[in-house]
RNA sequence: AUAAAGAGUUUGAUCCUGGCUCAGGACGAACGCUGGCGGCGCGCCUAACACAUGCAAGUCGAACGAGAGAUGAGGAGCUUGCUCUUCAAAUCGAGUGGCGAACGGGUGAGUAACGCGUGAGGAACCUGCCUCAAAGAGGGGGACAACAGUUGGAAACGACUGCUAAUACCGCAUAAGCCCACGGCUCGGCAUCGAGCAGAGGGAAAAGGAGCAAUCCGCUUUGAGAUGGCCACGCGUCCGAUUAGCUAGUUGGUGAGGUAACGGCCCACCAAGGCGAUGAUGCAUAGCUGGUCUGAGAGGAUGAACAGCCACAUUGGGACUGAGACACGGCCCAGACUCCUACGGGAGGCAGCAGUAGGGAAUUUUCGGCAAUGGGGGAAACCCUGACCGAGCAACGCCGCGUGAGUGAAGAAGGUCUUCGGAUUGUAAAGCUCUGUUGUAAGGGAAGAAAUGUACUUUGAGAAAAAGUACUUGACGGUACCUUACCAGAAAGCUACGGCUAACUACGUGCCAGCAGCCGCGGUAAUACGUAGGUAGCGAGCGUUAUCCGGAAUUAUUGGGCGUAAAGGGUGCGUAGGCGGCCAUUUAAGUUCAUGGUGAAAGCGUGGGGCUCAACCCCAUAAAGCCAUGGAUACUGGAAGGCUAGAGUACUGGAGAGGGUAGUGGAAUUCCAUGUGUAGCGGUAAAAUGCGUAGAUAUAUGGAGGAACACCGGUGGCGAAGGCGGCUACCUAGACAGAGACUGACGCUGAGGCACGAAAGCGUGGGGAGCAAAUAGGAUUAGAUACCCUAGUAGUCCACGCUGUAAACGAUGAAUGCUAGGUAUCGGGGCGACCCGGUACCGAAACUAACGCGAUAAGCAUUCCGCCUGUGGAGUAUGCACGCAAGUGUGAAACAUAAAGGAAUUGACGGGGGCCCGCACAAGCGGUGGAGUAUGUGGUUUAAUUCGACGCAACGCGAAGAACCUUACCAGGCCUUGACAUCCCCUGCAAAACCAUAGAGAUAUGGCAGAGGUUAUCAGGGUGACAGGUGGUGCAUGGUUGUCGUCAGCUCGUGUCGUGAGAUGUUGGGUUAAGUCCCGCAACGAGCGCAACCCUUGUCUUUAGUUACCAUCAUUAAGUUGGGGACUCUAGAGAGACUGCCGGUGACAAACCGGAGGAAGGUGGGGAUGACGUCAAAUCAUCAUGCCCUUUAUGGCCUGGGCUACACACGUACUACAAUGGCGUAUACAGCAAGAUGCAAUACCGUAAGGUGGAGCAAAACUUAUAAAAUACGUCUCAGUUCGGAUUGAGGUCUGCAACUCGACCUCAUGAAGUUGGAAUCGCUAGUAAUCGCGAAUCAGCAUGUCGCGGUGAAUACGUUCUCGGGGCUUGUACACACCGCCCGUCAAACCAUGAGAGUUGGUAAUACCCGAAGCCGGUGGCUUAAGGACUAGUCCAGGGAGCUGUCUAAGGUAGGACCGAU
Repeated sequence: AUAAAGAGUUUGAUCCUGGCUCAGGACGAACGCUGGCGGCGCGCCUAACACAUGCAAGUCGAACGAGAGAUGAGGAGCUUGCUCUUCAAAUCGAGUGGCGAACGGGUGAGUAACGCGUGAGGAACCUGCCUCAAAGAGGGGGACAACAGUUGGAAACGACUGCUAAUACCGCAUAAGCCCACGGCUCGGCAUCGAGCAGAGGGAAAAGGAGCAAUCCGCUUUGAGAUGGCCACGCGUCCGAUUAGCUAGUUGGUGAGGUAACGGCCCACCAAGGCGAUGAUGCAUAGCUGGUCUGAGAGGAUGAACAGCCACAUUGGGACUGAGACACGGCCCAGACUCCUACGGGAGGCAGCAGUAGGGAAUUUUCGGCAAUGGGGGAAACCCUGACCGAGCAACGCCGCGUGAGUGAAGAAGGUCUUCGGAUUGUAAAGCUCUGUUGUAAGGGAAGAAAUGUACUUUGAGAAAAAGUACUUGACGGUACCUUACCAGAAAGCUACGGCUAACUACGUGCCAGCAGCCGCGGUAAUACGUAGGUAGCGAGCGUUAUCCGGAAUUAUUGGGCGUAAAGGGUGCGUAGGCGGCCAUUUAAGUUCAUGGUGAAAGCGUGGGGCUCAACCCCAUAAAGCCAUGGAUACUGGAAGGCUAGAGUACUGGAGAGGGUAGUGGAAUUCCAUGUGUAGCGGUAAAAUGCGUAGAUAUAUGGAGGAACACCGGUGGCGAAGGCGGCUACCUAGACAGAGACUGACGCUGAGGCACGAAAGCGUGGGGAGCAAAUAGGAUUAGAUACCCUAGUAGUCCACGCUGUAAACGAUGAAUGCUAGGUAUCGGGGCGACCCGGUACCGAAACUAACGCGAUAAGCAUUCCGCCUGUGGAGUAUGCACGCAAGUGUGAAACAUAAAGGAAUUGACGGGGGCCCGCACAAGCGGUGGAGUAUGUGGUUUAAUUCGACGCAACGCGAAGAACCUUACCAGGCCUUGACAUCCCCUGCAAAACCAUAGAGAUAUGGCAGAGGUUAUCAGGGUGACAGGUGGUGCAUGGUUGUCGUCAGCUCGUGUCGUGAGAUGUUGGGUUAAGUCCCGCAACGAGCGCAACCCUUGUCUUUAGUUACCAUCAUUAAGUUGGGGACUCUAGAGAGACUGCCGGUGACAAACCGGAGGAAGGUGGGGAUGACGUCAAAUCAUCAUGCCCUUUAUGGCCUGGGCUACACACGUACUACAAUGGCGUAUACAGCAAGAUGCAAUACCGUAAGGUGGAGCAAAACUUAUAAAAUACGUCUCAGUUCGGAUUGAGGUCUGCAACUCGACCUCAUGAAGUUGGAAUCGCUAGUAAUCGCGAAUCAGCAUGUCGCGGUGAAUACGUUCUCGGGGCUUGUACACACCGCCCGUCAAACCAUGAGAGUUGGUAAUACCCGAAGCCGGUGGCUUAAGGACUAGUCCAGGGAGCUGUCUAAGGUAGGACCGAU
């Protein structure tokens, strides 16, 4: 000496970087709620703001004079109790004098300094009182207070005259020692010098008091000590360079002065120095330390209380006195302020203790006492002491104690929750049994006090010192403590409960109110707000706020980084500085060891001890720094010597767009001239502007001029970087290789500094072919200040100068050493193997957050430089420097924010890439969009037009069918335990049905009859629990459904890879309709999907033939009947198809292509079947359901109305526009289905709808039920028609209680729009599209809708560029709510902070000048002057004083600047 924890938050997820935040401890604290006791501490951090009142420094009569004087004694007078007087005298004071007042106490304004700390020094010093030692105190003198008198003033305070004492003051004498100057001797020291001795010369002292006395206390001189102080020095001591230069007594010298003393401390003269990048100067901030808090430590922060030092005392200046002050409770002056005043003048200084006002979030009593400790005075008693000791106030802090203990289950009541069973509060309470800390009362009762004082005794020379006896002294305080009695009685709160972080529910609220340290909660089910219950934590406290350290390795010395996260300077040369090869010698500065000194005390640590414990206190010990002395010498440094491996020089050789200057070459563009030649050229996606008949473009020849150098040419070369490219010459730099001569560490890095430094830009002068900012015109466009086109100026080029920046990049500073390989290439060497120097690629170990890097490191190490510390504000503002300017360099803050960021992952997206698929496009056929009608929706309207569905994936959808009903909507009329369910009570002979009456009806009343009930299961009445709700929430849900999509995908286990999210598998090569299959592969397997299994259809076989069928044989009008079991058909069971076979292609695979056979061929056609998931998709109105809401209504019943409205818009259909047609006549051929509340035939009636009537059929039997397109013949002849059928009129039919609103159909009449449909858009790939009819569900009736059925029956597909959708791979991403994403800028309004600003205003420190108080120092005519001197004896001298005056100087004034604020 005893010991180190992390968490939350960036993302869909991950790793990293990085900030923010939290958990801990502390506090002179404050605030909120609460509050029983005691001990020990602590208490204006703000206004060094202003202060009323009281106190905080006096004391000595044994220094002195005068005075007063209790008391006692004497004397005198006499009125015998009064006066006067003398002596003694306790005591009291103003004054003179002495000591003290310079301590103690307060505060921290100033101060960045020898102020403080530490260490060492004074041979350059002082020191009252105290201690020790030595030597002394002789003899004189003159005053001044007090006092008395006079007098001024309001006062404060004086003035004059006179008297007086001293331990007050002054000469003289004496001088061991002391001081001064002189020379001599002996020692000593780092230097100046110091010490001692002797000599001669000069100089300077004193005071007395007490006591009967002894003696004591004082006095003078000197030396020494102690204590205290003063001075100088080494080292340490805060911020910023947006403070870089500062300095004139400044730096030094000589001399004089001054001081206790050194010194520019001051002065005169001389010299020109001194400080500074190791940070001067100036600015800002700050008392310093022991220590305190924190921390594992290193550190960081701090400097309350206690202790040491310093500074200050209303602000500034000054001295006096003194041993000591430039003096907190002294003086003088100036300023501000306050007070008194008679206006003339005076007084004051709480940062002493209390206290007041004010400021402030905030900090106490105008207390007691000198009993103790300490201080001053005194001989002492004693006096003084707001120092101090105590008490008071305050939970302000630390520590201790208590608010009870045991038992007690009916698990009480109450509260809360509840799944209604219970759970919890909870042994908690009550009850019973105890205890008495504390409290209350009563009694006793300390220690602190003896080293005090007085008196006495002993010893002693002693009134010293010591020992002893007696008496005496306590503020706290009758306090601590002890004993007794009494009662569980008087004593618990605060905060939290989403995560971090221990602790959960209910109600209220409904993005409101509010919470929040961070993340974040709250928009109707909030563990996050508020309340309650419960729980957790701490506890006389608990929380909050402020601040500090920690966590934070987040400034990193211990202990970080810089390719992409913030961060390598653009590059080199080089100064200071830092670092530096091998060998031996020396030194001992660093280093290290030992010893000594210091490191105040307190505190901290350790060991003991005392208060009942603890806090607290006491004792002992330990303790990192600094200094000194001595030793050691490995390493570093110094000195001197040597070496050659680092570095360099010389020599030989080759390589190169290295640099500079001059010359020169060809191709091409443009221009000019001329010839040929004619109508265009040019340009674009397309055009136009432009050029051209005044001859362009094109072509040929000649000429001019400028700029750039094709091919070679290359992850080739050179250079420090920027950069460098035709050829030749000259000048010039560097690198490399070889051989191995020479020098001998000469090296590396490099703050400042210097130089170079692309492009653009600037200046001056040239030059100007092409290109081309600006500009013009033409296009494009909504616009187009762009992209495209036609023109075109600066510029690009040259010379000289400036600028100094770039994604100046390898986003990678320089140098050195070491650490596997392989490949390529450039230069050199070697016969070669190979070696050296560059440039690239791959890669080991290692490193990295990953990506990646990997001998050209981002590896392992060393040295030096530069740089970084969240994001934004901002590379901005301001200041400064540079620049002609543009601008560059340096470079903040306020404020805002919880992230910003890097790498990688999975998705999604891309007007990214590549592969593939789909009626996706294309190729076709037919439609929609135009018309009329039907139907749905929106909108509008309305009493209501009920509700839902809204891109695909709502809109002929829920609804397979709204006249009433349905029905949910509206109006009106009615009912209220209810139309429906369960429970309870009462009543019952008559409930429902049917009939009649009233009413719109619900309903009410009456009648009939005797089927439900009579155990009352039925009916009526009553009560409340409850019923009821198509009321809300599909964003609380279940279930169901749609969609991507019948797309081929979606996953898992184990393994492997990756720090991880994740990856692999599932990717790749083929192939498929398919993640289908094959091959390969760190994967191997598996699951849900695909396929198959299922239904139907196509062929055949077999079985069975009725109601179906009929070939053969009979029969009939007729498969009508007999008969048949062949066929069709029906419906059971089987077969069949599997790339099985052949050929080719392919990789010997999977598979594909072709073929054969076959009814069918490569999934034969169709259907059912819908992976993991997406869309908070749809539905609370199918149903179910949580919660909320409603309860004479949002429930129930009824009548009528509405859902059918109608300017309009959209979707989906039907019918058409006609001749491939309409109409008429005639004649053929289906299938699926349905039928008893039904389908209904034959027949008859009606033009018809339909009616009458009722055979047959519960169906392979009867009926619906004539299929229609088609076919044959006829007619119409291109027109709003013999097309088309809307609309409307009239008359009917049917269904139904009822066709007015509001049904369908029929007949006659009417005869609208429409002549093939803009932009756009839909369906379909074969028995499909198109076209034609038939049936069914719902249904009383009502279909152009829906679901089925069959008839007729095409065209086209080159192909995958494009559109849409989808799948796989890959790529980019700042998206992840995932491109309907994210996100930028202007503008508007309000607000916050900052910059600039004509100005305004305040402060700070200087400069120049003016003025200049008090005061020290200097001078001084005249004036004045007790002590000493002189002589002339009242004059002079020495010295002094007032006054005046000079230097210095505070405050003040003037002036122009500087800096810092405010506005």
RNAcentral holds the sequence, with entries from ENA and SILVA. The RNA shown here (small-subunit ribosomal RNA) has 1463 nucleotides and comes from Faecalibacterium longum. The organism belongs to Faecalibacterium, within Bacteria. Its mean pLDDT, the model's own confidence on a scale to 100, is 83. RNAcentral records the identical sequence in 2 taxa.